[in-house]
This is a predicted structure of a 377-nucleotide RNA (Bacterial RNase P class A) from a Planctomycetota bacterium. The RNAcentral record of the sequence draws on ENA. The organism belongs to Planctomycetota, within Bacteria. The prediction has a mean pLDDT of 79. Its Rfam family is "Bacterial RNase P class A". Its family is annotated with dimeric ribonuclease P complex, ribonuclease P activity and tRNA processing in the Gene Ontology. The family's RNA type in Rfam is ribozyme. Rfam describes the family as follows. Ribonuclease P (RNase P) is a ubiquitous endoribonuclease, found in archaea, bacteria and eukarya as well as chloroplasts and mitochondria.
Order: sequence, then structure tokens, then C1' cells
RNA sequence: GGAGCGGGCCAGGCGGCCGCCGUCGGUCCUCGUGGCCGGCGGAGGAAAGUCCGAACUGGUCAGGGCACGGUGAUGGCUAACAGCCACCGGGAGUGAUCCCAGGGAAAGUGCCACAGAAAACACACCGCCGAUGGACGCCUCCGGGCGUCACAGGCAAGGGUGAAAAGGUGCGGUAAGAGCGCACCGCGCGACGGGUGACCGUCGUGGCAGGGCAAACCCCACCGCCAGCAAGCCCAAAUAGGGGGCGAGAGCCGGCCCGGCUCGCUAUCAGCCCCGGGUAGGGUGCUCGAGCCCGUCGGUAACGGCGGGCCCAGAUGAAUGGCCGCCACCCGGCCCACCGCCGGGGACAGAAUUCGGCUUACCGGCCCGCUCCGCCG
Repeated sequence: GGAGCGGGCCAGGCGGCCGCCGUCGGUCCUCGUGGCCGGCGGAGGAAAGUCCGAACUGGUCAGGGCACGGUGAUGGCUAACAGCCACCGGGAGUGAUCCCAGGGAAAGUGCCACAGAAAACACACCGCCGAUGGACGCCUCCGGGCGUCACAGGCAAGGGUGAAAAGGUGCGGUAAGAGCGCACCGCGCGACGGGUGACCGUCGUGGCAGGGCAAACCCCACCGCCAGCAAGCCCAAAUAGGGGGCGAGAGCCGGCCCGGCUCGCUAUCAGCCCCGGGUAGGGUGCUCGAGCCCGUCGGUAACGGCGGGCCCAGAUGAAUGGCCGCCACCCGGCCCACCGCCGGGGACAGAAUUCGGCUUACCGGCCCGCUCCGCCG
């Protein structure tokens, strides 16, 4: 200098003007979901997807089982988790590092497209062989020998198919071959050693179990009741209906009386009063919490203990915004560079009960640690 790996952080700053939501204080009135003035607070790293785990709340509620769903190496962290940390095993990479739902295929069932002889009680298409049997020919010292064929047969080395075909390499061996024999690697079993453990190492032993798929059914172990803040709880109008009580009058026309009209008169009734449920509406839940920051101690770490400091949105058709100026940053142009000028750009997105995670989206920038390659000293 180039290429890369892992982690952390920021998400423009300042000022002016006009607004919005919450809250506190003051003030005013026509007292309300009010006006005015002032102070303070007002989106995110993902507020998102709603995919996991919880808190909280209600339902069910003696307990258990079935069904169903989830998880799946080990040790730890945590309120919990499918998360995180450390480690193990497997795979990828020269490496930093990254990826893996990573129990069981000697319980049973099922599936394995195409190709291929065969996809599993494994198989034999091309091929190899001619030991053994057979056929034929030749020779013969009559015991047999040699040759040809590939009918029976032997084989699975090589080729071919496939994602996958009874472990790999080599030597020996054989008619040809084959764990048939041997060495090493792999695998199973045993012992010893190390480790909390997954597991690893060494030695011995067995020629060697018989394909794959369990994000197919299934088996094993562990976990899990169901619903979700539109949960739930409280206050509560009008109208209609329900229950109870009183009840002989009530209402309309009219300034009033008279008068007139309508409904009703002992109740299954007019009218009046009371009660309770539910609706509109309002309140609560609601934001101080497994909280945030700093320091220190323990721990490899995730994380935890202790001490100090801080208060950090609560809207409900749903506020958190808009404009202007200056500065900083990035991109392009003015021939390159310094300087300066001009033009452009700032993403993804946006709380809705609250936390812990995961995943996904994202203009641009900063910092830390590490790896590989090249060059110089």
C1' cells in the first nucleotide's frame, strides 16, 4: 500500500420565527375536555415484522393423564427463552473468522424423482476369468496333457448411471478377484489416562456392523392450560325494555276561571318515584422499570454484587412538525493539486401496556482489535 475478518458507536450542530401533545405554576371569565402567560419534558436503532420468551390481567381452577404444540451436543448466564457466553463435534476458508433444529435409522411403518442391471433380505448392463463341470479338436507312454468355445459357472478389479451403489490407499495374493492376508487411515468394542461434561488421547482387540431421509410418520427426553391492554376494573346520560313502590287522577287548548278535547280510574292500568343491568361518553390500567449512566469488585466471558448519580413521551383519528440563516459532512463541475466559487444530497423508518431477544430495512461516517498478500528498511 492492497484485499479482507470481527466488534463498538453516531444518525448532523447552533440560532431565529410560526405551530402541536403532556405536565407544573400563575391569572381571567361566560367555570370548561376553557382562554392567556411562563417553566419543564416530547420517538428509534431498529419505535418495524409480530417470529420467540416473560411480566401483568381475566377465564378455568383438587390433582393427573391423553391429544396437540415446541425444543434437542456440553457447561454456564438469565425472571424466562428457539436468546447470549464459553467449550465440544462436523463443514468452509491460506488465514482472521464464518456456518450447522447438532437425540434415535440394531422398535415399527413409509419414501428415495430422472438415469441405471440394481435404490436395498443389495445387484450384475458393459466387463474380467477359464480354477471346477460340460462340448469340440489335437497329442498320448492310456495315467493324462494341450488348445478352442463361453453352455453351466466363478468375480466385482475396471467402465458406466446416479445426490447416493457393502470403507479408502498401497503391497501381497489369485484362474480372475475379493478384508482373502498384511500395513496405515477410517469404524465397532474394551482398558487406561485427561476433562465438571460434551469429548479427546494412548494401547489392545474385532476384518468390519451394511445405503440415505426423522424441517416423513414415529420413538426418547425436557418444556408448554386458554386468551390477550380492543386484557381487566370503576363511574355513568338519553331512549327502549326489566324489577319494586305510590297511585285517582294526568296531559293539551287558554293570561286566568268556566268550558272543551285526549288518556286513565283498583290495576296484566295512565302518571309519578326508586332500584339494577347494559350502550354513548369518561376515568383507570399508563408508565419508576427484570430502568438508565458512572465507578468499583468477582468472573475468560455472557453476567452478577456493591456504591454514587439520574427521572427519561404517554398521544387516542392519535402530538413529537414547518420555514429561514450560518457552520460542519458527502457527491459532481470549474484542466490536476492548494484555495475559492457554483449546483446537488442526508437514508431506513416512526411510539400506542411494558420488558428481554431474534430477524428484516438503512444515505453516509467514526473508532478499536485482528488476518492474508506485496513492497521498503